[in-house]
RNA sequence: ACCUAGGGUAAAGGUGCUGUAGUUAUUAUUAUUUAUUCUUAGCUGGCAAGCUUUGAGGGAUAAAGAAAGGAAUUGCAGCCGAAGAAGGAUUUCCGGCAGGAACUUUUUCUGGUUUUGUAUAAAAUAUAUGCAGAACUGUCACUAUUCUUUUAUAGUGGAGAGCUACAAGGUGC
Numbered sequence: 001a002c003c004u005a006g007g008g009u010a011a012a013g014g015u016g017c018u019g020u021a022g023u024u025a026u027u028a029u030u031a032u033u034u035a036u037u038c039u040u041a042g043c044u045g046g047c048a049a050g051c052u053u054u055g056a057g058g059g060a061u062a063a064a065g066a067a068a069g070g071a072a073u074u075g076c077a078g079c080c081g082a083a084g085a086a087g088g089a090u091u092u093c094c095g096g097c098a099g100g101a102a103c104u105u106u107u108u109c110u111g112g113u114u115u116u117g118u119a120u121a122a123a124a125u126a127u128a129u130g131c132a133g134a135a136c137u138g139u140c141a142c143u144a145u146u147c148u149u150u151u152a153u154a155g156u157g158g159a160g161a162g163c164u165a166c167a168a169g170g171u172g173c
Base pairs, nucleotide, nucleotide: 001171002170003169008166009165010164014080016079017078018077019076020075021074022073023072024071032064033063034062035061036060037059038058039057042051043050044049046097047096083110084109085108086107087106088105089104091102092101093100094099111137112136113135114134115133116132117131118130119129120128121127139158140157141156142155143154144153145152
């Protein structure tokens, strides 16, 4: 120096990622339920089917009155393809069918964070994801300048199967 090697062990990126539990506010003077009263034949659903003049449905008044998701914050746990998305497959569950959900696995894309526009979901201006951009940031390579020659700055480009460190075995010098 190369191979084993897309190997093993251990690090780094930082408003770092994911899960879980509690508290608070919002959601909400909402959905929904009960009572009274007015109106009146349709209502729910993709289909099937069901409810309804024994008044469904809609409105008003009064009383009662949530939840999921997301947010803030405080802990705990697992981690650095952490994780996320899209497609395929197996299994399980819900369902009358259609369809939907979850676990595992596989293929493709994405280094990370913030943010703008747009599309979808949603009650939503919360939030998530896709597409297109912008900024910041970590890392490696190349180029230029610099010198602190162990550095520093700037520019361009790449991708996590990366990057830094360490160790064993083998070959060659």

Predicted 3D model of a 173-nucleotide RNA (Lysine riboswitch aptamer) from Clostridium acetobutylicum.
RNAcentral holds the sequence, with entries from Rfam and Ribocentre.
Taxonomically the source falls in Clostridium (Bacteria, Bacillati, Bacillota, Eubacteriales).
The prediction has a mean pLDDT of 76.
RNAcentral records the identical sequence in 2 taxa.